[in-house]
RNA sequence: AUAAUAGAGAGUUUGAUCCUGGCUCAGGACGAACGCUGGCGGCGUGCCUAACACAUGCAAGUCGAACGCGAUCUUCGGAGUAGUUUACUACACUGAAGUGAAAGUGGCGGACGGGUGAGUAACGCGUGGGUAACCUGGCCUAUGGAAGGGGAUAGCCUCGGGAAACCGGGAUUAAUACCGUAUGUAGUUGAAUGAUUGCAUGAUCGUUCAAUGAAAGAUUUAUCGCCAUAGGAUGGACCCGCGUCCCAUUAGCUAGUUGGUGAGAUAACAGCUCACCAAGGCGACGAUGGGUAGCCGGCCUGAGAGGGCGAACGGCCACACUGGGACUGAGACACGGCCCAGACUCCUACGGGAGGCAGCAGUGGGGAAUAUUGCGCAAUGGGGGCAACCCUGACGCAGCAACGCCGCGUGAAUGAUGAAGGUCUUCGGAUCGUAAAGUUCUGUCGAAGGGGAAGAAUAAAAUGACGGUACCCUUAGAGGAAGCCCCGGCUAACUACGUGCCAGCAGCCGCGGUAAUACGUAGGGGGCAAGCGUUGUCCGGAAUUACUGGGCGUAAAGGGCUUGUAGGCGGUUUUUUAAGUCAGAUGUGAAAGUUCGGGGCUCAACCCCGGAAUUGCAUUUGAAACUGGAGAACUUGAGUACUGGAGAGGUAAGUGGAAUUCCUAGUGUAGCGGUGAAAUGCGUAGAUAUUAGGAGGAACACCAGUGGCGAAGGCGACUUACUGGACAGAUACUGACGCUGAGGAGCGAAAGCGUGGGGAGCGAACAGGAUUAGAUACCCUGGUAGUCCACGCCGUAAACGAUGAGUGCUAGGUGUUGGGGUAACUCAGUGCCGUAGUUAACACAAUAAGCACUCCGCCUGGGGAGUACGGUCGCAAGACUGAAACUCAAAGGAAUUGACGGGGGCCCGCACAAGCAGCGGAGCAUGUGGUUUAAUUCGAAGCAACGCGAAGAACCUUACCAGGUCUUGACAUUUCCUGACGACCUCAGAGAUGAGGAGUUCCCUUCGGGGACAGGAGGACAGGUGGUGCAUGGUUGUCGUCAGCUCGUGUCGUGAGAUGUUGGGUUAAGUCCCGCAACGAGCGCAACCCCUGUAUUUAGUUGCCAUCAGGUUAAGCUGGGCACUCUAGAUAGACUGCCGUAGAUAAUACGGAGGAAGGUGGGGAUGACGUCAAAUCAUCAUGCCCCUUAUGACCUGGGCUACACACGUGCUACAAUGGUCUGAACAGAGGGCAGCGAAACAGCGAUGUGGAGCCAAUCUCAAAAAACAGAUCUCAGUUCGGAUUGCAGGCUGCAACUCGCCUGCAUGAAGUCGGAGUUGCUAGUAAUCGCGGAUCAGAAUGCCGCGGUGAAUGCGUUCCCGGGCCUUGUACACACCGCCCGUCACACCACGAGAGUUGGCAACACCCGAAGUCAGUGAGCUAACCGUAAGGGAGCAGCUGCCGAAGGUGGGGCUAGUAAUUGGGGUGAAGUCGUAACAAGGUAGCCGUAUCGGAAGGUGCGGCUGGAUCACCUCCUUU
Repeated sequence: AUAAUAGAGAGUUUGAUCCUGGCUCAGGACGAACGCUGGCGGCGUGCCUAACACAUGCAAGUCGAACGCGAUCUUCGGAGUAGUUUACUACACUGAAGUGAAAGUGGCGGACGGGUGAGUAACGCGUGGGUAACCUGGCCUAUGGAAGGGGAUAGCCUCGGGAAACCGGGAUUAAUACCGUAUGUAGUUGAAUGAUUGCAUGAUCGUUCAAUGAAAGAUUUAUCGCCAUAGGAUGGACCCGCGUCCCAUUAGCUAGUUGGUGAGAUAACAGCUCACCAAGGCGACGAUGGGUAGCCGGCCUGAGAGGGCGAACGGCCACACUGGGACUGAGACACGGCCCAGACUCCUACGGGAGGCAGCAGUGGGGAAUAUUGCGCAAUGGGGGCAACCCUGACGCAGCAACGCCGCGUGAAUGAUGAAGGUCUUCGGAUCGUAAAGUUCUGUCGAAGGGGAAGAAUAAAAUGACGGUACCCUUAGAGGAAGCCCCGGCUAACUACGUGCCAGCAGCCGCGGUAAUACGUAGGGGGCAAGCGUUGUCCGGAAUUACUGGGCGUAAAGGGCUUGUAGGCGGUUUUUUAAGUCAGAUGUGAAAGUUCGGGGCUCAACCCCGGAAUUGCAUUUGAAACUGGAGAACUUGAGUACUGGAGAGGUAAGUGGAAUUCCUAGUGUAGCGGUGAAAUGCGUAGAUAUUAGGAGGAACACCAGUGGCGAAGGCGACUUACUGGACAGAUACUGACGCUGAGGAGCGAAAGCGUGGGGAGCGAACAGGAUUAGAUACCCUGGUAGUCCACGCCGUAAACGAUGAGUGCUAGGUGUUGGGGUAACUCAGUGCCGUAGUUAACACAAUAAGCACUCCGCCUGGGGAGUACGGUCGCAAGACUGAAACUCAAAGGAAUUGACGGGGGCCCGCACAAGCAGCGGAGCAUGUGGUUUAAUUCGAAGCAACGCGAAGAACCUUACCAGGUCUUGACAUUUCCUGACGACCUCAGAGAUGAGGAGUUCCCUUCGGGGACAGGAGGACAGGUGGUGCAUGGUUGUCGUCAGCUCGUGUCGUGAGAUGUUGGGUUAAGUCCCGCAACGAGCGCAACCCCUGUAUUUAGUUGCCAUCAGGUUAAGCUGGGCACUCUAGAUAGACUGCCGUAGAUAAUACGGAGGAAGGUGGGGAUGACGUCAAAUCAUCAUGCCCCUUAUGACCUGGGCUACACACGUGCUACAAUGGUCUGAACAGAGGGCAGCGAAACAGCGAUGUGGAGCCAAUCUCAAAAAACAGAUCUCAGUUCGGAUUGCAGGCUGCAACUCGCCUGCAUGAAGUCGGAGUUGCUAGUAAUCGCGGAUCAGAAUGCCGCGGUGAAUGCGUUCCCGGGCCUUGUACACACCGCCCGUCACACCACGAGAGUUGGCAACACCCGAAGUCAGUGAGCUAACCGUAAGGGAGCAGCUGCCGAAGGUGGGGCUAGUAAUUGGGGUGAAGUCGUAACAAGGUAGCCGUAUCGGAAGGUGCGGCUGGAUCACCUCCUUU
């Protein structure tokens, strides 16, 4: 430079994130099948299942130029008979010639071609070699030869048997059939001998002798055959190297087995077979056994490496109904040959016979599924023949099938009114859509007609199944030709209706419970297209078995530890070798296929030619760096010797003191002990306590330390003995002696087991006491095994650093142990912090989880399960090894944000505490539940429903019930017609309403009419307090007036996120200050607003009255005034501003001054981001659904007011701080015309009469009450309390019966201060007292306001409740009202065990033993040769023997099915019992082991942190 080639991801675990990890999808392919659909052509392909059974036809014959016989037919001749008269015709006989069917002898071929894949895990196949161990018909080349004889036999004829198949006897005959003899180069064999050669057994070439040793003819005279030998070619046989599936839950296998000698057999080697001898041979580099399977070229996929497959085409092998056997032959142990046995089918006269489609068609069967009982030998090829020719279901073609690949068509152009119609719609329109119609064209395919090949080869002629096919021409006319799947994401493509967790969909995630882009249909859209989807299988994606190309601290995964065998790997220098390695050459790697180039069918598929490739194997020639082999050396790896110190290293023996318990004795008296509190227990028979003495067992305080030692487990008083290892120092020595380590061996906590001791304390089980709903537990009192010792087992632990061993390299800092050094420092351990680097993150970081090398172990989704079965070990418990069915779409790691914790820290709040007054008890009022009812309308439901919606249910309201009525409607718009309507009267009725009567004639006008109102008619429509607050808007409650909630930019983190907002202070406050990888900002806080508290000023009427005057019984009543009060506008004032102290010189806090007010002065309004699918469809609005002579509308009456009961909120009380009576004070804020209503009068009173004044600082409601003064009551169910009831009245109103309020008289209930529990309140507050207002005809103890009188207490933040911030744990995220475990009960599913039972497979032992080869025998029989004619040689039948298939018997092995019953496991919207785990999960959890218990589980012993919290110790970091 050229050419070639080349790798995509997505969904799904979570609130979100990163990782691990599985599941699923998008691609390609197919001998396919199924569903829907289907125009044509070309080229291919087509029983994958039952190697299941087969009717029928065909698939292997041919040769007369090997042979005999010879039907038939033709020609000629002869004599004869008949027809008729010679001739002629016919018939039979006979001779000759020709033709030559069928059958037979003989030759060649039936060993090829064609089919199938059952068997086979093998030298079967592939590849490369070997044969000095072999054969080869036909073919080719070469040399030579073929002399002379003989005896039979089939056929045919005849006799006989048999149903048949077929068989037997006799007579006769030919050959290229058969047999001797001759010849004999060659060949073969034997003996002797020479030369050459090979790694070798040996081979080759000679010489001499001996033995043996062949032939066939035919003919058309061209030729074709025959025999021998040598060679070639082809085909085959045998041997060898390498490669060739799964299981070790198959670990040992093997007697002809391994080898030798000899013999036999074979084409040939060889235990191939036999006799004898020896005892070998194979195997962890996987023998043997079991399962599965024809192998390859290749095909599919893949970037490749690989993985899967072995249809069609080609090579090899094996098989031919099943099993065995040989014969013939060049070749077979033979698909369309033989014999035997077996099963099956068929024929039969029952005596016997016949058969083998895994050839081509075809049939039945099986199955999801796979074709015509076709044409032809024209071509190619094969067999026979000299040839003509015959045969050929090989083959060439056709038929069927969208089974696959490829190509073509179903029309093209124009065409807007954007037709009709469909669908949607916001009703405007949009879309199907230039699509159609219409107009103008074309003619592929198909149809009809006409023509018409190549394939055919040869000198020429003849010969075509396909086929009148391909192809060409003509004609007419858009005519005959489009479906399938999909439209939630992945994944291109959306709407409507129906349905309502139903029906259904689904590859994964998942859709469907009344607004489904996910179901069904329609419209529209997307994709592919004569196909399109589905199912199945394979590869890919999957780096998800990782050679290319993964991992193991916590996700699955390091063996409990050491030693060591095999194996793997291995220091420095040098010589050599050439096995590995590298390079060149040669041979081979068949063709087809793939690929590149070119060519042929109109293109393509398809076909042809050439190249490359075939990554391999073998041979050969070189190279020598590296690895390996051999030799020689070295010292640094490793080791040995010497010196020294350290140590809970191990084993054995001995010794010691403290303490517990027990015993004895003393002192002593009533308790001790134990717990959250108790009780059981011990004690007056003297305990506990205390003193003294004694006994016995176990463990060794302090020292003690992230100190030491050991391989790990583990090791702790002292002394002695024996003994292992490590370290340091300085020399010397050996000379790679090393590292790792499958199997193996040893050690190995605790618990447990066996035997024998021992037994103080502790203490599973067990007993009792508590706790509890229960308590098989936690707590307590006791207590047995055990814990201890000796010997022997067991062999497991969270045996952990959850981190295998070894070696080297890679910044530092700082403790500590041992050694060396004067020191600097250094060696060996043991900790922490930390750089680079690594990691998903957490973290690790010279003691690596960094960078590399070597070896071993282990992992591959969760569950099932460390389970079952099998095996090994164990006394047992059990350990080691270790699956599958089935089931799920996750399981998991780390980190993040929240939420939560019977976690921690800080802080706040009438949260507690300190107080005051209550509620809970009574009666009544009111609301709710429940019950009742025709109806008791509806809603609200912990706080945050319950004097709530309702600021006021007798009718109305009213929504409910009963009854009576209306249907374009009580209400709105619109069209048409008519007209006033209304009010009034009468009758019926409960009324709505109905009937009738009387009476009347609106407004404007351009006089045409119009408008309002009313009536009538009709359709659109009205109407709904019907449903859904879980479809919504709006409004509201609540956390909470809590201090929080966020954003931009920057920075950190892979990311979710973090930072800011955390920290130190401070505040009522995320308020402010300081610090800080943050700097700023927003919504909240605060302030701004209103009321109130002080002052000034302005203005004085309806307000006020100090001064002046007048005046009344009295009164700002009057003149006057605006000083004061007050009214209502504007200002001022308060800001930690000033001082002091504290603080950090800050923020701020405390104290003080001044001030009416002091630290947000008091009160109100104001409610961040959000939470509760919170409340409301019945205020209103509104989507969708529902009703439409009713779920709408009207009317009367009833109900919402019921009443065994339960709860909430209130009122009144229970009395003397009081009741009653009398007297006499002081408010504020409001209301008032369908109104407030004065004075006066009547009534005991409610109230009535009255009607002045007032649209209000003027009049009025209106009396304030508690308080105060006096009197009385005197502790009682009362002069307390007022319920209830009776009678009599009043008021409102159409109407007080159900069902109003008020008054008077009478009546005089419960109640004597309220259990558990619980509410409000921190100052003008609580408590107490009255007043007003809204609603309202009337009807408050409720609600909303107003003022009067007017307290107590607050140490403080331990606790209860709620909240805020920080931090911690988490298996929660619907967020603790969370999650979740096990038994039991029910249903279904797969599996294990199981008395057994039914099959299959391969062996073994024995019995029987067909056919048949071989061997023996052969008295019977026999043509060829010899013969002296007797016989001999040779052979045959028969018989015997070895082997031997099938069969039988037997005990085992392996395997499959099934089984009463049984065991656990899995799955399953709402079952039972508990609460084990996750937070300190309420007893921290977990591991091993033992034991107990309905169950989770509890307890003992030892271990781990994968335990929260607090304290201490140690170490580290910063200052």
This is a predicted structure of a 1519-nucleotide RNA (small-subunit ribosomal RNA) from Alkalibacter mobilis. The source organism's lineage runs through Bacteria, Bacillati, Clostridia, Eubacteriaceae and Alkalibacter. Model confidence (mean pLDDT): 84 of 100. Its Rfam family is "Bacterial small subunit ribosomal RNA".